This is a predicted structure of a 102-nucleotide RNA (Guanidine-I riboswitch aptamer) from Peribacillus butanolivorans. Of the family's consensus pairs, 100% are formed in the model. The source organism's lineage runs through Bacteria, Bacillota, Bacilli, Bacillaceae and Peribacillus.

RNA sequence: UUAAAUGUUUUCUAGGGUUCCGUUGCAAGUGUCUGUGCUAGUCUGGUCCGAGAGAAAACUCACAGUUUUGCUGUGUCACGGAAGGAUAAAAGCCUGGGAGAA
Numbered sequence: 001u002u003a004a005a006u007g008u009u010u011u012c013u014a015g016g017g018u019u020c021c022g023u024u025g026c027a028a029g030u031g032u033c034u035g036u037g038c039u040a041g042u043c044u045g046g047u048c049c050g051a052g053a054g055a056a057a058a059c060u061c062a063c064a065g066u067u068u069u070g071c072u073g074u075g076u077c078a079c080g081g082a083a084g085g086a087u088a089a090a091a092g093c094c095u096g097g098g099a100g101a102a
Stems, first nucleotide, its partner, number of pairs: 007059006015049002020046002022043001023040001025038003061075006077097001079100001083095003
């Protein structure tokens, strides 16, 4: 310096926190029943966020094949901070296949 659309969407996972729900503890009240306020994510959880370098599916694109307009096949790689940003908050989210390393 250079090639590969290093493609898009959806669902999920590793992971992530704490708005909401649930749970823990405390308080006051009522008077034995629920609710309220505060508190704890150093609460297993439900909702939630969630991967370029995790998974699956669908679609699309390129190339090849073919009984030719619809099917089939192939599409390999990827070490990585610090800092900042969003949301209630955090993160493998976003900046970012970035800086840098090799």